[in-house]
Context: one part of a larger RNA
RNA sequence: GGAUGAACGCUAGCGGCAGGCCUAAUACAUGCAAGUCGAACGGGAUCCGGUGGUAGCUUGCUACCAUCGGUGAGAGUGGCGCACGGGUGCGUAACGCGUGAGCAACCUACCCAUAUCAGGGGGAUAGCCCGGAGAAAUCCGGAUUAACACCGCAUGCAACCAUUAGAUGGCAUCAUCAUAUGGUUAAAUAUUCAUAGGAUAUGGAUGGGCUCGCGUGACAUUAGCUAGUUGGUGGGGUAACGGCCCACCAAGGCGACGAUGUCUAGGGGCUCUGAGAGGAGAAUCCCCCACACUGGUACUGAGACACGGACCAGACUCCUACGGGAGGCAGCAGUAAGGAAUAUUGGUCAAUGGGGGCAACCCUGAACCAGCCAUGCCGCGUGCAGGAUGACUGCCCUAUGGGUUGUAAACUGCUUUUGCCGGGGAAUAAACCCCUCCACGAGUGGAGGGCUGAAUGUACCCGGAGAAUAAGGAUCGGCUAACUCCGUGCCAGCAGCCGCGGUAAUACGGAGGAUCCGAGCGUUAUCC
Numbered sequence: 001g002g003a004u005g006a007a008c009g010c011u012a013g014c015g016g017c018a019g020g021c022c023u024a025a026u027a028c029a030u031g032c033a034a035g036u037c038g039a040a041c042g043g044g045a046u047c048c049g050g051u052g053g054u055a056g057c058u059u060g061c062u063a064c065c066a067u068c069g070g071u072g073a074g075a076g077u078g079g080c081g082c083a084c085g086g087g088u089g090c091g092u093a094a095c096g097c098g099u100g101a102g103c104a105a106c107c108u109a110c111c112c113a114u115a116u117c118a119g120g121g122g123g124a125u126a127g128c129c130c131g132g133a134g135a136a137a138u139c140c141g142g143a144u145u146a147a148c149a150c151c152g153c154a155u156g157c158a159a160c161c162a163u164u165a166g167a168u169g170g171c172a173u174c175a176u177c178a179u180a181u182g183g184u185u186a187a188a189u190a191u192u193c194a195u196a197g198g199a200u201a202u203g204g205a206u207g208g209g210c211u212c213g214c215g216u217g218a219c220a221u222u223a224g225c226u227a228g229u230u231g232g233u234g235g236g237g238u239a240a241c242g243g244c245c246c247a248c249c250a251a252g253g254c255g256a257c258g259a260u261g262u263c264u265a266g267g268g269g270c271u272c273u274g275a276g277a278g279g280a281g282a283a284u285c286c287c288c289c290a291c292a293c294u295g296g297u298a299c300u301g302a303g304a305c306a307c308g309g310a311c312c313a314g315a316c317u318c319c320u321a322c323g324g325g326a327g328g329c330a331g332c333a334g335u336a337a338g339g340a341a342u343a344u345u346g347g348u349c350a351a352u353g354g355g356g357g358c359a360a361c362c363c364u365g366a367a368c369c370a371g372c373c374a375u376g377c378c379g380c381g382u383g384c385a386g387g388a389u390g391a392c393u394g395c396c397c398u399a400u401g402g403g404u405u406g407u408a409a410a411c412u413g414c415u416u417u418u419g420c421c422g423g424g425g426a427a428u429a430a431a432c433c434c435c436u437c438c439a440c441g442a443g444u445g446g447a448g449g450g451c452u453g454a455a456u457g458u459a460c461c462c463g464g465a466g467a468a469u470a471a472g473g474a475u476c477g478g479c480u481a482a483c484u485c486c487g488u489g490c491c492a493g494c495a496g497c498c499g500c501g502g503u504a505a506u507a508c509g510g511a512g513g514a515u516c517c518g519a520g521c522g523u524u525a526u527c528c
C1' cells in the first nucleotide's frame, strides 16, 4: 500500500447492488417448513332438488318421516412423492476431493422409442358397527366389507438358467451374435368409448455404484506396522467385482521414495495479495463429500441404512391419575446462553422450479419480494453566481500599523438533484384453463379472443412552494501533506518506529490556523 462475513470509538442525508452467528455440531417455548389423488376403492357427514305420507293452519307455507337423484367435508384402504429441495462442517489426511481413464464386474422410479401381452380364480383386512381396557398416548376382542391392496393357476415370442451345432471378435480371465431342447418367472382396471393406466422385453436418456494413474497438511522429539493381516481353493452375500463375510490351505503384505502413530483439517472451482513465481484462505455463489441430540441397527423402496421415518440403548427436557407416555430448529422466523460481534416470531405462490393430480387445483419458510443494519462497493447531495466597507468576533505579529479567518458571512439574483405536498402510474405475464375458428384425423397441432401481479400505488412521469431537510473524522517533530500562541514543567501525559516532556515543548492538554479524506473518518484484529 491492498484486502475483510469484521468489531470498537466519534459522526451520520439519500439511492442502487451485494452481504449479514466467523464463537457453543450449545440448549430450545411457539408458529409454519411435504403432501397430494374421488378419473384406484369401500363407506359417508353436510347441503341442494324431486316424489309420497302425517301434523299445524298463515290454504300454500312450515315441521317431521320414507324414498330417489346430486354434492361430497373429515377419517380409512390404495398409488405416487416423502432419498428432492433447504441447513450445517461434526467427522474424515481418505479414491474424501480434483483431474484423466476403466467396468469384458453393475443398477436406474418417473421420461422417450420399438415389440408383444392383458385368460381365469381365491381368501382376507382397515374403515363403518358393537363391546372392553386406559389419566392420556393408545390398545384389545366380536361380526361384516371393497379395490389398480394381497395370493394361487394358465400363457409367455425375444428375459433368466442348464445342455448344445456354429460364426465373428478381443484385452489374459473371455465377449458378442446365433440354432435346438428342457425348466422357471407377468399383469388392472377406470371412464366422458378412445383415451388414461397396467405387464414383460430390448434400446436410449438421465442419475448413480465400484476400480485405477497422477495431484492433494504438520511432526522422525512418532521406526517399525500388520493376524482377515497378504494370497489361494471352495462357498455365502451383493445390482455388481472384491476378505465384503465364512471354512480350510500357504506365509505372506506395507515401510526412510516415510509405513505405523499423534496433531490439525471437509475438498475443489474460486477469493485476497503479488510484476510474476509464489504466499495466505476456503464466508456469500456453483460442484462433490459428510452429518442430522449421542451410539448402533435394520425395514420399506427404483433409490435411504432415511434432517422434520421405525426399533434398541444413553444423556437431557416435558406430561402423568405414578401404572406409563411425548420429544429432537446444523429448515424459516424467533428465545436463551456464549461472544468484540451478526437481522423480521413479515408478504406471496404473481413469476421460476419441485411433488401429487386428466384437469381445475392443492402443497411448497425452495424461490420471488419486503423489513432491519454505513457491513462493503458504486452513485448523488448538503447549493450556484455576484458580493470589500476586506466589517465584527477570535487568533497571531507589532515598526501601532498589519496579517489571517476570508467571498468566508451578511446581502442580491438564480436553481431545486434529494427532501416536503398534490396528482398520474408501469413492465415483470403468457401460458395452463375457458370460448371461437382452421388443418389433419378422432386427440394432437396452429390462429384469434378472454382471465391471472406478492412486490405496488413501488419504479417512473407531471405539477407546486422554497436554500429550503442534510458534515463530520483524523492529523499537523521526522518518516508524512499540514505551525503558531497559551498552559504544564521527567508532573500530567504522548507514542507505529525513532523518541517527546526536568520553565520559551511546532511531539503533552487547550485555542487559532492548516492538511488529508469525506457520509464517513479513525483504532484494533487478521492475511499478502
Base pairs, nucleotide, nucleotide: 001528002527003526004525006524007523008522009521010520013380014379015378016377017376018375019373020372021338026336027335028334030333031332032331035080036079037078040077041076047070048069049068050067051066052065053064054063055062056061057060087291088290089289096216097215098214099213100212101211102210103209106208107207111204112203113202114201115200116199117198119153121151122150129142130141131140132139133138159184160183161182162181163180166177167176168175169174189196190195191194217263218262219261224254225253226252229251230250231249232248233247234246235245236244266288267287268286269285270281271280272279273278293314294313295312296311297310316327317326318325319324344370346369347368348367352366353364354363355362356361383414384413385412386411394404395403396402397401420464421463422462423461424460428455433450434449435448436447437446438445439444440443472517473516474515475514476513477498478497479496483512484511485510486509487508493500494499

The part of an RNA shown here (small-subunit ribosomal RNA, 5' domain) has 528 nucleotides and comes from Sphingobacterium sp. CZ-2. The coordinates come from a structure-prediction model, not an experiment, and the mean pLDDT is 85.